Context: one part of a larger RNA
RNA sequence: GGAUGAACGCUGGCGGCGUGCUUAAUACAUGCAAGUCGAACGGAGACAUUAGCAAUAAUGUUUUAGUGGCGAACGGGUGAGUAAGCGUUGGUGACCUGCCCCGAAGAGAGGGAUAACAGUUCGAAAGGAUUGCUAAUACCCCAUGUGGUUGUUUGGAUUAGAUGCCUUACAACUAAACGGAUUUAUUCGCUUCGGGAGGGGCCUGCGUCCCAUCAGCUAGUUGGUAAGGUAAUGGCUUACCAAGGCUAUGACGGGUAGGGGACCUGAGAGGGUGGCCCCCCACAAUGGAACUGAAACACGGUCCAUACACCUACGGGUGGCAGCAGUAGGGAAUAUUGGUUAAUCUGCGAAAGCGGGAACCAGCAACGCCGCGUGCACGAUGAAGGCCUUCGGGUUGUAAAGUGCUUUUUGAGAGGAUGAGGAAGGACAGUACUCUUAGAAUAAGCAUCGGCUAACUCCGUGCCAGCAGCCGCGGUAAUACGGAGGAUGCAAGCGUUAUCC
Numbered sequence: 001g002g003a004u005g006a007a008c009g010c011u012g013g014c015g016g017c018g019u020g021c022u023u024a025a026u027a028c029a030u031g032c033a034a035g036u037c038g039a040a041c042g043g044a045g046a047c048a049u050u051a052g053c054a055a056u057a058a059u060g061u062u063u064u065a066g067u068g069g070c071g072a073a074c075g076g077g078u079g080a081g082u083a084a085g086c087g088u089u090g091g092u093g094a095c096c097u098g099c100c101c102c103g104a105a106g107a108g109a110g111g112g113a114u115a116a117c118a119g120u121u122c123g124a125a126a127g128g129a130u131u132g133c134u135a136a137u138a139c140c141c142c143a144u145g146u147g148g149u150u151g152u153u154u155g156g157a158u159u160a161g162a163u164g165c166c167u168u169a170c171a172a173c174u175a176a177a178c179g180g181a182u183u184u185a186u187u188c189g190c191u192u193c194g195g196g197a198g199g200g201g202c203c204u205g206c207g208u209c210c211c212a213u214c215a216g217c218u219a220g221u222u223g224g225u226a227a228g229g230u231a232a233u234g235g236c237u238u239a240c241c242a243a244g245g246c247u248a249u250g251a252c253g254g255g256u257a258g259g260g261g262a263c264c265u266g267a268g269a270g271g272g273u274g275g276c277c278c279c280c281c282a283c284a285a286u287g288g289a290a291c292u293g294a295a296a297c298a299c300g301g302u303c304c305a306u307a308c309a310c311c312u313a314c315g316g317g318u319g320g321c322a323g324c325a326g327u328a329g330g331g332a333a334u335a336u337u338g339g340u341u342a343a344u345c346u347g348c349g350a351a352a353g354c355g356g357g358a359a360c361c362a363g364c365a366a367c368g369c370c371g372c373g374u375g376c377a378c379g380a381u382g383a384a385g386g387c388c389u390u391c392g393g394g395u396u397g398u399a400a401a402g403u404g405c406u407u408u409u410u411g412a413g414a415g416g417a418u419g420a421g422g423a424a425g426g427a428c429a430g431u432a433c434u435c436u437u438a439g440a441a442u443a444a445g446c447a448u449c450g451g452c453u454a455a456c457u458c459c460g461u462g463c464c465a466g467c468a469g470c471c472g473c474g475g476u477a478a479u480a481c482g483g484a485g486g487a488u489g490c491a492a493g494c495g496u497u498a499u500c501c
Stems, first nucleotide, its partner, number of pairs: 001501004006497005013372006019365002021330001026328003030325003035070003040067002043064009077283003085208004090203003095200003100196007108142001110140002117132006147174006155166002179188003209255003216246003221243008258280004262273004285306005308319004336362001338361003344358001345356004375405004385396004410438006419428001445490005450471003456485005466473002
């Protein structure tokens, strides 16, 4: 000198764009953050129409607790753990893939339940128990088998390598919802298989912090055979057999730490950092486990244990903000318990639509960067005042006053968007912007002035009070302390502190 997610002191006019718990992965009151589908299903309620004297029945519209489907594994947060992960290069001849796209084939015949509901009943509650009834795109069985899987079998190609690829034959096994809507044209779905896209799993070469005052480490350890397990390879697991495997090219141990794209600095080499944004990983009070599912061993799911907190009728229950706000605590320190689905994206839905603290906006903060302003021109007898003085004067200083002008900004008034590409539909927002009008009006500080280092005098103090980044100032004329005048630097900021180059 540059830089910062900064803090502190003094000061503070505006706008645009960003950024904002670096500490306690501490504890959390309250509200919201994941729903949706009645065009899967049976009920229940409300309204309307028709028939009827009425009870009631039918039809339609609408609302929906429950069964069922899809979603809830995304999006959002945090960096505790982790020298693993990550980054990059390849491999998968060892694999999976809901929704989406393309293609081939199919959907025949049946069955038994169950929630809701009604009744009985236990409990303070949370929540149950039991009897009876009922539906389905919920569940189950049989058939068919284009196909697929498995077993036996025939032949072949490619390859570094074939048990896994292609292929012949036989056998066994294996699907489904004639479901919904309907204007009867269709359309949305269902089942099996092949391919694709996108997504993921696994393996692998190389790179990846400090300590040798860590030198030896290892029994599922290293390899083999067999079996199990997995979507899949594999000591992944188990039994048996062998005695291996790693290591000064740093094993093992200890410490520290999420990694990368990037960011800061530097001429570069390098050094430092990993906040915002993007990719990957890990975690969800702490520890463990599985269930469901295409995918989780699942932040706002389940079970168990632990700690903590809350409710209780003492029998028993409930909870998890490292989502958005917000509270307490900690701290030098970090914001609103705001608005809207208008846009983007996303879940569900045939759609209308519904939901979304994702997102877009607004609020707070000079926290940062950038831009603008705080007037402009003329104005000397060089006013007054201040300060200095060699008492002549010098300086503040064209500075002020005064005269003329302008209106960025500011106040008031009027109009008023783009963002929504087709008619309508805008949270932001009566905002940005434009016009009119008033009037220099509403707007300057901070640090420094001994040398480094731009800028000097007077007074006070008297090794005191104090200053200080280093050298060093101060003991009676201090350009170094404190005040004043003046000056220098930067400027809505200026200094200080901390950290990095």
Overview
A computed fold for a 501-nucleotide part of an RNA from an uncultured bacterium, annotated as small-subunit ribosomal RNA, 5' domain. The prediction has a mean pLDDT of 84. RNAcentral holds the full RNA, with entries from ENA. Its Rfam family is "Bacterial small subunit ribosomal RNA".